Predicted 3D model of a 596-nucleotide part of an RNA (large-subunit ribosomal RNA, domain I) from bacterium HR41. Rfam family: Bacterial large subunit ribosomal RNA.
Context: one part of a larger RNA
RNA sequence: GGCGCACGGUGGAUGCCUUGGCGCCAGGAGCCGACGAAGGGCGUGGACGGCUGCGAUAAGCCACGGGGAGCCGCUGCACAGGCUGUGAUCCGUGGAUUCCCGAAUGGGGCAACCCGGCGCCGGUAAUACGGCGUCAUCUCGUCCUGAAUACAUAGGGGCGAGAGGGCAAGCGGGCGAACUGAAACAUCUCAGUAGCUCGAGGAAAGGAAAUCAACCGAGACUCCCCGAGUAGUGGCGAGCGAAAGGGGACCAGCCUAAACCCGGCAAGUGUAAGCGGGCACGCGUUGCUUGUCGGGGGUCGUGGGACAGUCUGUCCGGGCGGUGCCCCGCCCGGCGGGAGUUACAAAAGCUGCGUCUAGCCGAAGACCCCUGGAACAGGGGCACCACAGAGGGUGAUAGUCCCGUAGGCGAAAGACGACAGCUCUCUCGAAGGCUGAUCCCGAGUAGGACCGGGCCCGUGAAACCCGGUUCGAAUCUGGGGGGACCACCCUCCAAGGCUAAGUACUCCCUGGCGACCGAUAGCGCACUAGUACCGUGAGGGAAAGGUGAAAAGAACCCCGGAAGGGGAGUGAAAUAGAACCUGAAACCGUGCGCCU
Numbered sequence: 001g002g003c004g005c006a007c008g009g010u011g012g013a014u015g016c017c018u019u020g021g022c023g024c025c026a027g028g029a030g031c032c033g034a035c036g037a038a039g040g041g042c043g044u045g046g047a048c049g050g051c052u053g054c055g056a057u058a059a060g061c062c063a064c065g066g067g068g069a070g071c072c073g074c075u076g077c078a079c080a081g082g083c084u085g086u087g088a089u090c091c092g093u094g095g096a097u098u099c100c101c102g103a104a105u106g107g108g109g110c111a112a113c114c115c116g117g118c119g120c121c122g123g124u125a126a127u128a129c130g131g132c133g134u135c136a137u138c139u140c141g142u143c144c145u146g147a148a149u150a151c152a153u154a155g156g157g158g159c160g161a162g163a164g165g166g167c168a169a170g171c172g173g174g175c176g177a178a179c180u181g182a183a184a185c186a187u188c189u190c191a192g193u194a195g196c197u198c199g200a201g202g203a204a205a206g207g208a209a210a211u212c213a214a215c216c217g218a219g220a221c222u223c224c225c226c227g228a229g230u231a232g233u234g235g236c237g238a239g240c241g242a243a244a245g246g247g248g249a250c251c252a253g254c255c256u257a258a259a260c261c262c263g264g265c266a267a268g269u270g271u272a273a274g275c276g277g278g279c280a281c282g283c284g285u286u287g288c289u290u291g292u293c294g295g296g297g298g299u300c301g302u303g304g305g306a307c308a309g310u311c312u313g314u315c316c317g318g319g320c321g322g323u324g325c326c327c328c329g330c331c332c333g334g335c336g337g338g339a340g341u342u343a344c345a346a347a348a349g350c351u352g353c354g355u356c357u358a359g360c361c362g363a364a365g366a367c368c369c370c371u372g373g374a375a376c377a378g379g380g381g382c383a384c385c386a387c388a389g390a391g392g393g394u395g396a397u398a399g400u401c402c403c404g405u406a407g408g409c410g411a412a413a414g415a416c417g418a419c420a421g422c423u424c425u426c427u428c429g430a431a432g433g434c435u436g437a438u439c440c441c442g443a444g445u446a447g448g449a450c451c452g453g454g455c456c457c458g459u460g461a462a463a464c465c466c467g468g469u470u471c472g473a474a475u476c477u478g479g480g481g482g483g484a485c486c487a488c489c490c491u492c493c494a495a496g497g498c499u500a501a502g503u504a505c506u507c508c509c510u511g512g513c514g515a516c517c518g519a520u521a522g523c524g525c526a527c528u529a530g531u532a533c534c535g536u537g538a539g540g541g542a543a544a545g546g547u548g549a550a551a552a553g554a555a556c557c558c559c560g561g562a563a564g565g566g567g568a569g570u571g572a573a574a575u576a577g578a579a580c581c582u583g584a585a586a587c588c589g590u591g592c593g594c595c596u
Base pairs, nucleotide, nucleotide: 001595002594003593004592005591006590007589008588009587015581016546017545020517021516022514023513024512025511026510027509028508029506030505031166032165039101040100041099042055043054044053046079049075050074051073061095062094063093064092065091066090070083071082072081106115107114108113116135117134118133119132120131121130122129137163138162139161140160141159142158143157144156145155171199172198173197174196175195181188185235211218212217222249223248224247225246226245232240233239253498254497255496256442260296261295262294263293264292265291266290267289268288269287274283275282276327277326278325279324280323281322301476303441304440305439306438307436308435309434310433311432312431315334316333317332318331319330320329321328335429336428337427338426339425340424348423349422350421351420352419353417354416355415356414357413359409360408361407365382367381368380369379370378383400384399385389391403392402393401447471448470449469450468451467452466453465454464457483478493479492480491481490482489533540534539553580556567557566558565559564
């Protein structure tokens, strides 16, 4: 020196464990914000570094409710000092306070800082200083004022209301790639994806046929399954890829514009036209036209409506339409009927019920023996409950020890409900049929041309829908569609609007589940984690769990400056001693054996 064996050191694999994570299901909730959010800075404890809570009233203040013996959050044991049956700590609901920054909004600014105006109050001899309130911008409404320029408008000012910013995914709109695929690449694809941006909501969007269909018919929209990888499209390459129809989920239909009537305002015009009709009387800047606003009317495709006439039909009372009578119309009230806050008009309250936000009750072995440090938990024996033998804890494996579980019960206060009733609100008491062919039925629209885009459809025979440019209709004897176009036929009424449910999602709350992980795994984070650290910055981004049943965490003695160790003691165990469960290997030693 090598090899072997044994015993150690180092190291932290493995096993076991789990406070954490992952995925999913069901239910809830689905917003917060100028009444200052989200997110932060700085403070705040007797002593306080971090976390948590809170805000100069600062681990808290007040009220109500729950609860019932301890409490002053965690790290963190203790110390000091306190609180508590006059009910604390704790839990829930409501309220008060809530520094500074931040949309940040009095002005500024290198966020958490600096500097102001006005009013009131405190303070001073007076300034100073301090406290409270207020002062950004934009939009809408309304009132006042008011240029060039007479009216007016622009502008200015006051008052009132709203907005602004944040937010995981989902949703609608606008803008919109490339890598890639085509085995290269340009049309094409990736893909209307990613990304950027605007907007809205608990969902969003869509939605009541100018739709489909096929000569039969259907009857808003949305979502799922089939149709179907079909019909198509496609350097007919790569690829892309419907619809009708059928089966389901869910179910809902409505309001306007216009014609016509009435009224207000403005302008023009005009003086027996007019004042609802008839008769009489009376009045006379009342009439007519246009524009605009408001009320009535009206909403459809077997065309509908207006208007005129006619037929069937129609509760009560009062007022008005210049007066009287009759008729007609309008308004108000009563009575009766109907409906309603999710569209169809719209606001709110009360009661009940249900749910949620704290909680409460809840069966059955102080049984015997054995092992053990420890067992009513294991083994043996004897009992009991069970609408409860889910699960967790307890010195080891517990239905009957503890928390629970099955099953029941519970709210002063707040929230929610598409639930019920009442108040309330609205509406109807008329409407309908027939005839007439006068009026209306959404215009720079439909449609055409050129150029683009969307549709399964890449310009194609290319309909249909949307846009840019440029032309530019019709009102029912009208207009759109049925895939060039034409005819016949069928079908539907565009150019205004609203609309629940079925559908998508999960930052968040509650409960539950897992042939999901178990500390190099599972979220990046089981622990002071988006921390330490890195980067000018955008950004990147860790490592790090385990004594024991219980600290019983080793009094005292010895060596040593200490670290560390040896005794003693605790404990079942100390080779469980805090660098602490188990403690593999590499690596380093000590002893012995063999070889050289």